[in-house]
About this RNA: The RNA shown here (Bacterial RNase P class A) has 383 nucleotides and comes from an Alphaproteobacteria bacterium. Rfam family: Bacterial RNase P class A. Rfam's curators write: Ribonuclease P (RNase P) is a ubiquitous endoribonuclease, found in archaea, bacteria and eukarya as well as chloroplasts and mitochondria. The coordinates come from a structure-prediction model, not an experiment, and the mean pLDDT is 76. Of the family's consensus pairs, 94% are formed in the model.
RNA sequence: UCAGAUGGUCGGAUGGCCGCUCGGUUUGAAAAAGCCGGGAGGAAAGUCCGGGCUCCACGGAAUACGCGGUGCCGGGUAACGCCCGGCGGGGGCGACCCUAGGGAUAGUGCCACAGAAAGCAAACCGCCCCCCGCGCAUUUAUGUGCGGCGGGUAAGGGUGAAAGGGUGCGGUAAGAGCGCACCGCGUUGCCGGCAACGGGAACGGCAUGGUAAACCCCACCGGGAGCAAGACCAAAUAGGGGCGGCGUUAAGCAGUUUCCGGCGUGCCGCCCGGGUAGGUUGCGCGAGGCGCCUGGCGACAGGCGUCCCAGAUGAAUGGUCAUCGAUCCCAAACGCGAAAGCGUAAGGGGGAACAGAACCCGGCUUACAGACCAUCUGACAUU
Numbered sequence: 001u002c003a004g005a006u007g008g009u010c011g012g013a014u015g016g017c018c019g020c021u022c023g024g025u026u027u028g029a030a031a032a033a034g035c036c037g038g039g040a041g042g043a044a045a046g047u048c049c050g051g052g053c054u055c056c057a058c059g060g061a062a063u064a065c066g067c068g069g070u071g072c073c074g075g076g077u078a079a080c081g082c083c084c085g086g087c088g089g090g091g092g093c094g095a096c097c098c099u100a101g102g103g104a105u106a107g108u109g110c111c112a113c114a115g116a117a118a119g120c121a122a123a124c125c126g127c128c129c130c131c132c133g134c135g136c137a138u139u140u141a142u143g144u145g146c147g148g149c150g151g152g153u154a155a156g157g158g159u160g161a162a163a164g165g166g167u168g169c170g171g172u173a174a175g176a177g178c179g180c181a182c183c184g185c186g187u188u189g190c191c192g193g194c195a196a197c198g199g200g201a202a203c204g205g206c207a208u209g210g211u212a213a214a215c216c217c218c219a220c221c222g223g224g225a226g227c228a229a230g231a232c233c234a235a236a237u238a239g240g241g242g243c244g245g246c247g248u249u250a251a252g253c254a255g256u257u258u259c260c261g262g263c264g265u266g267c268c269g270c271c272c273g274g275g276u277a278g279g280u281u282g283c284g285c286g287a288g289g290c291g292c293c294u295g296g297c298g299a300c301a302g303g304c305g306u307c308c309c310a311g312a313u314g315a316a317u318g319g320u321c322a323u324c325g326a327u328c329c330c331a332a333a334c335g336c337g338a339a340a341g342c343g344u345a346a347g348g349g350g351g352a353a354c355a356g357a358a359c360c361c362g363g364c365u366u367a368c369a370g371a372c373c374a375u376c377u378g379a380c381a382u383u
Base pairs, nucleotide, nucleotide: 001379002378003377004376005375006374007373008372009371010370012324013323014322015321016320017319018318020039021038022037023036024035025034026033027032041354045365046364048363049362050361051360052359053226054225055224056223067222068221069220070219071218072086073085074084075083076082087101088099089098090097091096102217103216107215108214109211110210111209124157125156126153127152128151129150131148132147133146134145135144136143137142138141165183166182167181168180169179170178184206185204186203187202188201190199191198192197230281231280232279233278240272241271242270243269244268245267246266252263253262288307289306290305291304292303293302294301295300328349329348330347333344334343335342336341
């Protein structure tokens, strides 16, 4: 210098004018006005996990069944499917990256297409052997070629995601763990490690194919709904209840010969309560931010100091002007070069990504123009 890896920070700046919203304060009867102060994000997003909080249900703790989830080991955390540190496997020259990574001798299922054969394995081609027939050669009972019947063979070809360990040597009619060495695999000890696991030894000739993001088995976790939760205040209209008055039968009912009184109905007044619109609250001091110290490889924990930092609800956090402005685009000119082109560059153009709280917090995922910082890796050059 170029090409990368990991972690992190920022993500337009300053000023004027005009506004919006919240809090405080002054004036004011109020409405409002003045002044002072606060006012989006790293993801506020997706709503995918985990929690706080609230209500409901159950109520001795719990267990069992069902359903859902998680799944190597150790640690962190309020908790997690998150994070940290390891282990195994895979990729990269490397820094480093990826990994749903329990159980397939508990049982069941499935293994499409292709292929002869796919789970009680299998003989299509090829290879080999016996016998028979025909032909050729000759040393006349052997060799060889073709065809047929029967058998052996999983080495080779072909199919497939997968063909019942791999490579090599021996062996054999040809072959084959048939024998041996190494690797793999299984079983049993030993050593190291908290563990996952690693190392090594002996034995076994290989049995027990794959699939659990198929059912299933094992271990662990989980009650449900969500701020439209929940709590409070509370119109107009309609309806409900109570009391009083009027009316007297204008629906009705029962007592009674009738009168009469009762229940009930109708009208008026007052009161009460539920609920709707609407309003208030929940709602901003919190698993809080920043700095330092201590412990820890780290996630993180502890201590001390310091700060208070949005709270809208048809939904504020903006508009406009000026100055400046990064990446980017064009490019005079100059240098090098045969040229293409490369390097430097006056000047000009242009004007900033993804996106916006809605109860809160911890994560994950997704989107993001560009700028910067730290550590590390590889290549080249120079000393």